[in-house]
Context: one part of a larger RNA
Molecule: small-subunit ribosomal RNA, central domain
Organism: uncultured Dechloromonas sp.
Parts: sequence; structure tokens; C1' cells
RNA sequence: CUGGGCGUAAAGCGUGCGCAGGCGGUUUAGUAAGACAGGCGUGAAAUCCCCGGGCUCAACCUGGGAACUGCGCUUGUGACUGCUAAGCUAGAGUACGGCAGAGGGGGGUGGAAUUCCACGUGUAGCAGUGAAAUGCGUAGAGAUGUGGAGGAACACCGAUGGCGAAAGCAGCCCCCUGGGGCCGAUACUGACGCUCAUGCACGAAAGCGUGGGGUAGCAAACAGGAUUAGAUACCCUGGUAGUCCACGCCCUAAACGAUGUCAACUAGGUGUUGGGUGGGUAAAACCAUUUAGUACCGUAGCUAACGCGUGAAGUUGACCGCCUGGGGAGUACGGCCGCAAGGUUAAAACUC
Repeated sequence: CUGGGCGUAAAGCGUGCGCAGGCGGUUUAGUAAGACAGGCGUGAAAUCCCCGGGCUCAACCUGGGAACUGCGCUUGUGACUGCUAAGCUAGAGUACGGCAGAGGGGGGUGGAAUUCCACGUGUAGCAGUGAAAUGCGUAGAGAUGUGGAGGAACACCGAUGGCGAAAGCAGCCCCCUGGGGCCGAUACUGACGCUCAUGCACGAAAGCGUGGGGUAGCAAACAGGAUUAGAUACCCUGGUAGUCCACGCCCUAAACGAUGUCAACUAGGUGUUGGGUGGGUAAAACCAUUUAGUACCGUAGCUAACGCGUGAAGUUGACCGCCUGGGGAGUACGGCCGCAAGGUUAAAACUC
């Protein structure tokens, strides 16, 4: 390179936006770059192949043919691709009317609980464990009542539920926002589309920066008590970073559906969420149907099996990413990025 693959065997970038590139609905006319057909020229000889000939055979030498699958010029064809022109509305989008939602940012506010503080009642224990001890308590703890402070998180509702590109998002109210989504009937634009190397943006937790703020609970490190042969652990009592907020970095994850995005086609059944239509009702409930999600079962088919199965891992197409035995190694070196921690790109020797 030709291939074969990527749910679990190696392999889908964490996610989106998107330039170049690749690919691209439908009709008509033109063109003739690609394409196809014919002709002409060229494609040295040798080599290779076929049929002969010569060395006793063969290697070798030699005659003829074929071939040289290519390139150029020319004539033609007009289906397909491209290009040009003019259209179309089934893709895509805009307007209009509704709807649902923990989507994002900011501000305010509420109750329960933990902790702490003050005071009252009250007296000897409390806490903790397998059992204990460290710890707290007669300087009055724990318990109980009242009042106060402060921080963090929002029980029930709550769901196999909803929203978001992913990460993720949950008390309640207000403002801003995207936006984004879904449904409906009509009008409009008229292929404006799909994918996307490089690039840009977002990206849990932990971590980093600021002589930043905050600190109730929890809790790496650390200290003590136990356990044990030991116990740098598991258990217990404490406890600092951190967890929270602001701004700036970091850029990783079992970032998982271990399943890239988009489009088309291919039995059904059951539940649930949002919307539409029809029936039904006083209004509901409910029934049928349709559409967009979200789950379970399952036909054909696929799969090594497990399983997947109209939300495919089925049948196809477009584009991107990635894999090619295990270890060495996601390491070394170099580059780029970072304050650092480190990230990213990424080998080889050697070995089985």
C1' cells in the first nucleotide's frame, strides 16, 4: 500500500463550534474538464511472454511475433461527475401561535439540623467501642428550656422523571440570558446542507496562585488512644490544608452507553415525560391516533459469545478519529503548553 477492524478481545478524540479539504436534494438548457468509444503518432534496443533456429542438452546465443496496460493529437457521444445559466421545494432555515424544563449568570429570602456563645433548671456522669482507652465533666458537663451568632447543604415532593453539547444542573422568589428544545397550521428564503485535519471554546474532582475573603460540619497531613508479633493501616478521640466565595491558572477521569457525527430504510408489544388531533366528561379521568424524548421486552437480521434489536451492535451512504502481539511504556529524548504539580505529542535497545 491492498486489506481487516474499533460495546466487553488492540482500537471512538471528554464535548461542542468551525476555516481549508472531502461529500452533497430536484428539473431544464448549454458546455465538454473528468468519463467512454474510434482513428493517428509515439511508447529505442535488450529484458519478460509465445512460436521457431544454433552450440550433443541446458544455461547461453539468435529470427519472428505479441506485449510495453502509458503519453500526445484528433473525431465523436452527452447517460453520470464537474462547470455555467435559469428554476423547484421534499433537505436546511426564518417569521407567527402555544408548551414544558434542577439549562446558564446575578440578587434576595426561608425552615430543619450540626456547632459555638449567654442565661435558667438540674447532678454525676457523658462520649466512644468487639471490648476499651485517649477525650469532655463538680471551675457544673451530658440532658432539658429560652435567646443569640455563623457557615454549609437543601429532607419530604423525587421518579425507571426533567434540562443541558459534554462536564454537569435541585429549598423558595425576582431580574437578565441563551438560549436551546418540542408541538401546530400558514407564509417566506430557495440547497443556504453534512462532516471536519490544523484552530478556537467549554471541560468533574483533586491541585496551584492572591502578604484575597470565609470557615459550622466533614476531613488528607499530623498528634494521641487502641488492635497487633509489628500496625507508618483498618476502629476511636482530636485536628490543619482543603471542602465554600471572588478572580486567574491547571485540562485530567471507569470524562462510560467502555458504543464518533449526520442521513435513509427495516415486525411488533408494554410503561413513562412534553406537545398536537379526534372521541368522551359538567370539568376531569379515560380511549384512539400522531409527534419529540426516556426505559423495558422482543421479530428479522447481526454477534466469538454475552448480548444489540426503528434511540441497532440490523441494511446502506458521507466525513472525521483511532487500532495492528505482550512487556519495556503512555516511559526516555526533543518540541509545545504550565507558576508548579504536571499535561500533550511520542520512540528504541532489550526480552517473551